[in-house]
Context: one part of a larger RNA
RNA sequence: CCCUGGUUAAGGAACUCGGCAAUUUACGCGCGUACCUUCGGUAGAAGCGCGCCUGCCCGCCGUGUACGGUUUUACACCGGAAGCGGAGGGCAGGGACACAAACUAGGCCCAGGCGACUGGAUAUCAGAACCACAGGUCCCUGCUGAAGGCGCAAGCCGACGUAUAGGGGCUGAUGCCUGCCCAGUGCCGGAAGGUUAAGGGGACGGGUGCAAGCUCGGAACCGAAGCCCCGGUGAACGGCGGCUGUAACUAUAACAGUCCUAAGGUAGCGAAAUUCCUUGUCGGGUAAGUUCCGACCCGCACGAAAGGCAUCACGAUCUGGGCAGUGUCUCGACCAGGGGCUCG
Numbered sequence: 001c002c003c004u005g006g007u008u009a010a011g012g013a014a015c016u017c018g019g020c021a022a023u024u025u026a027c028g029c030g031c032g033u034a035c036c037u038u039c040g041g042u043a044g045a046a047g048c049g050c051g052c053c054u055g056c057c058c059g060c061c062g063u064g065u066a067c068g069g070u071u072u073u074a075c076a077c078c079g080g081a082a083g084c085g086g087a088g089g090g091c092a093g094g095g096a097c098a099c100a101a102a103c104u105a106g107g108c109c110c111a112g113g114c115g116a117c118u119g120g121a122u123a124u125c126a127g128a129a130c131c132a133c134a135g136g137u138c139c140c141u142g143c144u145g146a147a148g149g150c151g152c153a154a155g156c157c158g159a160c161g162u163a164u165a166g167g168g169g170c171u172g173a174u175g176c177c178u179g180c181c182c183a184g185u186g187c188c189g190g191a192a193g194g195u196u197a198a199g200g201g202g203a204c205g206g207g208u209g210c211a212a213g214c215u216c217g218g219a220a221c222c223g224a225a226g227c228c229c230c231g232g233u234g235a236a237c238g239g240c241g242g243c244u245g246u247a248a249c250u251a252u253a254a255c256a257g258u259c260c261u262a263a264g265g266u267a268g269c270g271a272a273a274u275u276c277c278u279u280g281u282c283g284g285g286u287a288a289g290u291u292c293c294g295a296c297c298c299g300c301a302c303g304a305a306a307g308g309c310a311u312c313a314c315g316a317u318c319u320g321g322g323c324a325g326u327g328u329c330u331c332g333a334c335c336a337g338g339g340g341c342u343c344g
Stems, first nucleotide, its partner, number of pairs: 001339008010330002014328001027051005036041001038173001052094007060086004067079004107323007114315002119131002135171007148157003174310004179240003184237002186233005193228003199222002204217005241259005268302001269299001280296005
């Protein structure tokens, strides 16, 4: 000097990216518990008191003698002073104050983001806002052999199931909702017309031969699906404008004009896990706040199941704040064990 553990005056987060680490809390009983809420919760909310010893007092429970009652008597039953045993309450005093100190054993509260939750996961840096999830919705599948999947096949799964079933996609409890665009792409439906392969068809022509014939090329026309075409479809892939002017202060523009489009972003939210300019502006909190909370809205570049917005509960989640108590720090010191180092 390092590691592990322990103690520490006064102060108490001044440490630091950040309370990281450590401390506090921790058990039992009684009292008592807010906002919010899906009425279950929140909740061990928070907070307060007690716990040991001695004495006195009080009623209670059990047992039960004398005695009393019921009964003709006994037995039996009921009550029951004393005595004995037990748990508890009140008051007073004292102490080492959960009296157990070995194990064990919540610090608490407020506000916000994300994800509803329990669950799963990067065996060996990450447990998270990721995955999953009930719930929602869309598509496929009508069964001798479903659709779909594995396999060269045989065969198997699906399923000894049958649309309240099975497969696939997206979304992700719940509540309130989910707007406009079908021009392009995809998918579904349609079949009149156009296009069109093999094939059919053979007008006509070439080669050869005396010929019969053999052989080659080949127009019109008839030919599926697909594509063109017609229509539908967004919880299908996706998309959801620009310029100019205008109100009797100014500013702004409900309003008007114009260009383009398939249609020009509705509700809700908004400097946001999204905001570049930006530490936007205003308000709150602090003596002081690029973070945080509440607002505003010129949204560089939110927006409705790649869901939008709310939301109780939950979380080794992320962000900001407060109380308590702390060696994180002011700022160090000491103790124990181990290592290192020096000498032998």
A computed fold for a 344-nucleotide part of an RNA from Chloroflexia bacterium SDU3-3, annotated as large-subunit ribosomal RNA, domain IV. RNAcentral holds the full RNA, with entries from Rfam.